This is a predicted structure of a 504-nucleotide part of an RNA (small-subunit ribosomal RNA, 5' domain) from an uncultured bacterium.

[in-house]
Context: one part of a larger RNA
RNA sequence: AACAAACGCUGGCGGCGUGCCUAAUACAUGCAAGUCGAGCGAGGAUUUGCCUUCGGGUAGAUUCGAGCGGCGCACGGGUGAGUAACGCGUGGAUAAUCUUCCUCUCGGUGGGGAAUAACCAGUCGAAAGACUGGCUAAUACCGCAUAAGACCACACAAGCUUCGGCUUGAGGGGUUAAAGGAGCAAUCCGCCGAAAGAUGAGUUUGCGCCCGAUUAGCUAGUUGGUGAGGUAAUGGCUCACCAAGGCGACGAUCGGUAGCUGGUCUGAGAGGACGGCCAGCCACACUGGGACUGAGACACGGCCCAGACUCCUACGGGAGGCAGCAGUAGGGAAUAUUGCACAAUGGAGGAAACUCUGAUGCAGCGACGCCGCGUGAGUGACGAAGGCCUUCGGGUUGUAAAGCUCUGUUCUCAGGGAAAAAGAAAGUGAUUGUACCUGAGAAGAAAGGACCGGCUAACUUCGUGCCAGCAGCCGCGGUAAGACGAGGGGUCCUAGCGUUGUUC
Numbered sequence: 001a002a003c004a005a006a007c008g009c010u011g012g013c014g015g016c017g018u019g020c021c022u023a024a025u026a027c028a029u030g031c032a033a034g035u036c037g038a039g040c041g042a043g044g045a046u047u048u049g050c051c052u053u054c055g056g057g058u059a060g061a062u063u064c065g066a067g068c069g070g071c072g073c074a075c076g077g078g079u080g081a082g083u084a085a086c087g088c089g090u091g092g093a094u095a096a097u098c099u100u101c102c103u104c105u106c107g108g109u110g111g112g113g114a115a116u117a118a119c120c121a122g123u124c125g126a127a128a129g130a131c132u133g134g135c136u137a138a139u140a141c142c143g144c145a146u147a148a149g150a151c152c153a154c155a156c157a158a159g160c161u162u163c164g165g166c167u168u169g170a171g172g173g174g175u176u177a178a179a180g181g182a183g184c185a186a187u188c189c190g191c192c193g194a195a196a197g198a199u200g201a202g203u204u205u206g207c208g209c210c211c212g213a214u215u216a217g218c219u220a221g222u223u224g225g226u227g228a229g230g231u232a233a234u235g236g237c238u239c240a241c242c243a244a245g246g247c248g249a250c251g252a253u254c255g256g257u258a259g260c261u262g263g264u265c266u267g268a269g270a271g272g273a274c275g276g277c278c279a280g281c282c283a284c285a286c287u288g289g290g291a292c293u294g295a296g297a298c299a300c301g302g303c304c305c306a307g308a309c310u311c312c313u314a315c316g317g318g319a320g321g322c323a324g325c326a327g328u329a330g331g332g333a334a335u336a337u338u339g340c341a342c343a344a345u346g347g348a349g350g351a352a353a354c355u356c357u358g359a360u361g362c363a364g365c366g367a368c369g370c371c372g373c374g375u376g377a378g379u380g381a382c383g384a385a386g387g388c389c390u391u392c393g394g395g396u397u398g399u400a401a402a403g404c405u406c407u408g409u410u411c412u413c414a415g416g417g418a419a420a421a422a423g424a425a426a427g428u429g430a431u432u433g434u435a436c437c438u439g440a441g442a443a444g445a446a447a448g449g450a451c452c453g454g455c456u457a458a459c460u461u462c463g464u465g466c467c468a469g470c471a472g473c474c475g476c477g478g479u480a481a482g483a484c485g486a487g488g489g490g491u492c493c494u495a496g497c498g499u500u501g502u503u504c
Base pairs, nucleotide, nucleotide: 001503002502003501005500006499007498008497009496012373013372014371015370016369017368018366019365020331025329026328027327029326030325031324034071035070036069039068040067043064044063045062046061047060048059049058050057051056078284079283080282087209088208089207090206091205092204093203094202097201098200102197103196105194106193107192108191109190110144112142113141119134120133121132122131123130124129149176150175151174152173154171156169157168158167159166160165180189181188182187210256211255212254217247218246219245222244223243224242225241226240227239228238229237259281260280261279262278263274264273265272266271286307287306288305289304290303309320310319311318312317337363339362340361341360345359346357347356348355349354376406377405378404379403386397387396388395389394411441412440413439414438415437416436420431448493449492450491451490452489453474454473455472459488460487461486462485463484469476470475
């Protein structure tokens, strides 16, 4: 000097930040991912027109929630356990790759089929839920047609070449698509194939990234090759066979510690220490393992298996996962509200209206930090009273107070009142009647903490008597203690001041 700090005493206001560093311990409750009726069928409610045998039927509109289907749920949010590694940083490679949505370009969107949920009937179960039979639709599923293009093998030519191969061009052959919806219409939104872009991602690589040698040898898919499988893709990634290699004092292996970085703190710098908030990357989601779906996951609020734990049970069987936002218990020196709103920014779905959004915007709590302001200003005595000291003369507290004259930052009340809200207009503000402005009232409601032997700014009296106590170091205290305790006085900082801890 600094701090994600804590503790003690004290505490007026505002702005901006910041707040479980410990138990990646266990979690009650609520919320945190939905949306689309302009993909589909059936149903409920309300209502309008027409018909009616007055029971209702039919056509339409609005709306509701379940189901099939589409997109999203791989983003956003949390945490730092693991990881010394291509994990991160930086510079390359991918002629070894993929990329939903978006942009642009080219070419298409023909004609059929069979189911199934919802629903109805029934059965089983305490429940969670499951089963059987029957009906039905689609942008759900499956054949057929077409094939500009793409892909596959073949053979030809040209160019490049690290001689492995790669790229391009023309040729005949084989394989491979699709879905409709809204609207009176125009048209719009979709769907299929292909090329390019953008974005995102995968893989790979040079260099750099803590401590220990009281860890010196390590390794059998191990190292390489051939072939095959697998992947979007290279590769012992996996497998069969063959060879015997590969790493290591330039520190392998083993052990310990640790998420990495931009940066932060300190320091004249060099360096040292750290990695909380914010941003980028990584890893994880009760513990371990696994795959499914999908453009993308081996998936925090998805599935399956095993385990520990908790809960329900009719004992047969089931349910769960806050390292999301609040909140609870526990641990701890220690860390906040079971708040408001989608108004803004951003995200998902939707043609849109809109819906959802504990992201986010705000508010609440904490002097936890930084910054700003105030607790009054002027005048006022050869100097009140009181306190303290005294050589008893006086000195000091001290212009300090009182008194007088003012001011109104802040405060209280009243009145007014934003910006943030846009793309022509209109509408839309949680924060918020907030910030701010005006008026009135009132010095009224607002100062403490540590220290005073030296280091180190600041001195006396009393009490105590090696006691009680102080102390960062030196050291004080045993009867005149400037060092203990108290009073007076003083010094330093100030809504803070000290102590402790940690780093430089």